[in-house]
RNA sequence: AUCACGUCGACUGGAGAGUGGUCGGAUCAUGCCGACCCACCGAAGGGGCAACGCAGCGAUAGCUGCGCAAACUCUCAGGUAACCGGACAGGGGGAGAGAC
Repeated sequence: AUCACGUCGACUGGAGAGUGGUCGGAUCAUGCCGACCCACCGAAGGGGCAACGCAGCGAUAGCUGCGCAAACUCUCAGGUAACCGGACAGGGGGAGAGAC
């Protein structure tokens, strides 16, 4: 100096689903605040699962246990105007370790 890797912080883009009901409070008023109920969404976070790997048993067909991914699945958490948040993506930057 180059290449690929994850990571950190900033920038840009970034979906879905309630004008629900009851009660209380605040306000001139309201998409405001709080509690509960019903309905709904998946893209913070979290849980579950295949192939496969390991171990044990075994009649060598298999069975059991453990480990194990996602944008799949659950909806605990979160969310259901806007704002905020937001998985993920893009180019650039900082540091790191690796290869040549």